[in-house]
Context: one part of a larger RNA
Molecule: small-subunit ribosomal RNA, 5' domain
Organism: uncultured prokaryote
RNA sequence: GGAUGAACGCUAGCGGCAGGCUUAACACAUGCAAGUCGAGGGGUAACGAUGGUUUCGGACAUUUGAUGAGAGUGGCGCACGGGUGAGUAACGCGUAUGCAACCUACCUUUAACAGGAAGAUAGCCCCGAGAAAUCGGGAUUAAUACUCCAUAACAUUAUUGUAUCGCAUGAUAUUAUAAUUAAAGCUUCGGUGGUAAUAGAUGGGCAUGCGUGACAUUAGCUAGAUGGUAAGGUAACGGCUUACCAUGGCAACGAUGUCUAGGGGUUCUAAAAGGAAGGUCCCCCACACUGGUACUGAGACACGGACCAGACUCCUACGGGAGGCAGCAGUGAGGAAUAUUGGUCAAUGGGCGCAAGCCUGAACCAGCCAUGCCGCGUGCAGGAAGACGGCCCUAUGGGUUGUAAACUGCUUUUCUGAAGGAAUAAACCUUUCUACGUGUAGAGAGCUGAAUGUACUUCAAGAAUAAGCACCGGCUAACUCCGUGCCAGCAGCCGCGGUAAUACGGAGGGUGCAAGCGUUAUCC
Numbered sequence: 001g002g003a004u005g006a007a008c009g010c011u012a013g014c015g016g017c018a019g020g021c022u023u024a025a026c027a028c029a030u031g032c033a034a035g036u037c038g039a040g041g042g043g044u045a046a047c048g049a050u051g052g053u054u055u056c057g058g059a060c061a062u063u064u065g066a067u068g069a070g071a072g073u074g075g076c077g078c079a080c081g082g083g084u085g086a087g088u089a090a091c092g093c094g095u096a097u098g099c100a101a102c103c104u105a106c107c108u109u110u111a112a113c114a115g116g117a118a119g120a121u122a123g124c125c126c127c128g129a130g131a132a133a134u135c136g137g138g139a140u141u142a143a144u145a146c147u148c149c150a151u152a153a154c155a156u157u158a159u160u161g162u163a164u165c166g167c168a169u170g171a172u173a174u175u176a177u178a179a180u181u182a183a184a185g186c187u188u189c190g191g192u193g194g195u196a197a198u199a200g201a202u203g204g205g206c207a208u209g210c211g212u213g214a215c216a217u218u219a220g221c222u223a224g225a226u227g228g229u230a231a232g233g234u235a236a237c238g239g240c241u242u243a244c245c246a247u248g249g250c251a252a253c254g255a256u257g258u259c260u261a262g263g264g265g266u267u268c269u270a271a272a273a274g275g276a277a278g279g280u281c282c283c284c285c286a287c288a289c290u291g292g293u294a295c296u297g298a299g300a301c302a303c304g305g306a307c308c309a310g311a312c313u314c315c316u317a318c319g320g321g322a323g324g325c326a327g328c329a330g331u332g333a334g335g336a337a338u339a340u341u342g343g344u345c346a347a348u349g350g351g352c353g354c355a356a357g358c359c360u361g362a363a364c365c366a367g368c369c370a371u372g373c374c375g376c377g378u379g380c381a382g383g384a385a386g387a388c389g390g391c392c393c394u395a396u397g398g399g400u401u402g403u404a405a406a407c408u409g410c411u412u413u414u415c416u417g418a419a420g421g422a423a424u425a426a427a428c429c430u431u432u433c434u435a436c437g438u439g440u441a442g443a444g445a446g447c448u449g450a451a452u453g454u455a456c457u458u459c460a461a462g463a464a465u466a467a468g469c470a471c472c473g474g475c476u477a478a479c480u481c482c483g484u485g486c487c488a489g490c491a492g493c494c495g496c497g498g499u500a501a502u503a504c505g506g507a508g509g510g511u512g513c514a515a516g517c518g519u520u521a522u523c524c
Stems, first nucleotide, its partner, number of pairs: 001524004006520005013376006019369002021334001026332003030329003035076003040073001046067001047065003052060003083287003092212008102204002107200002110197001112195002115149003125138005155180005161174005185192002213259003220250003225247008262284004266277004289310005312323004340366001342365003348362001349360004379410004389401002392399002416460005424451001429446008468513005473494003479508005489496002
């Protein structure tokens, strides 16, 4: 000098863009953060309509509906999105390869199939237990829930021959035989879904080379340990696991141990080499009160799922139960220190749905904070009696503050008031028409704005509403007087102060930056 997720002191007019618990991965009150589909199915409180009975208030019953809550069944989603950096020195990350050792819901592609049958169960109803959480029994009912049979190969398994190819195990294509395995309907008739396969896309899994901290005041480490055979297991290779056999494997090119740490793109600095950092944004990884386990599923060993153990908190009728903010706000605690218990789904994106739509603390916006960067303003021109004043200086003549003020003219950003007033949005959708020709395209109209009566524009008035902070011995731009008297104090280094202090305190003057200026901390 530059830099910062900064803090502290003094000060503060406006706007734009960004950023905002670096500490306790400490504990959490309250609300919200993942649902959706009635076009899968059973079914219904309520509401509307209709008629009937009636004691005319109503009640009950039946039928009906482009209505339809809550609960429950079934499907899809909840593995995304959002948070944090505790652990991890590791194939975790980065980079380059490989899988002839693999999986992939939704989506696209291709060509097929969808025949028949049976039994339950939740809900509703009845009974019972419990303070509650919840649980037990009985009867009864449906499905795109579950099961069985049939059919089926380009699927799987086994056997078999041939061709081509490869770096080995082998790969690809193909012939024949045998065995095994499937389904679901709904509909507003426009559609939409189902089953087993092929190829793709997307996402993932695994393996390998190289790179990726400190300490040798850590020198030896290792028994599934290193390899083989066989079996099991996995989507898949493999000591991944097990049995048997062998005795190997790693290490001064640093094994093992201890300490520290998420990694990268990048960021800061520097002429570069390098050094330092990894907050915001993007990619990857890991974690979800602590430890462990699997279930479901295309995908998890699952933040707002389950089970077990532990610590902690809460409820209890003492028998037993409930909970997990490292989601968004917010609270306490810790700390030098870090914000609102805000608005909207309008846009972008996600989930479900044919759609309308519903959900979305993702997201978009607003609020707070000079935390940073950038921009603007606090007036401009003239004006000498060089005014007054000065705890200013002085050789007492004057000098300086100083064109500064007064005064004259001008301007109006911002502020204030008034008037007008956006873009971001055009689609989906509804409806009409037209093309091609059978579900698409084009055109017209309609619907739709959180931010927002905001940004912005115009007009009016009037210099009106707006300057501080640090420093002035040298380094280092800027000097005098008074007070103090090795005192009080200053100080980044050198050093100032013991009676004439440009170095302390005050004043006048000056210098530098400026809505900031200084100090502290940290990095180059």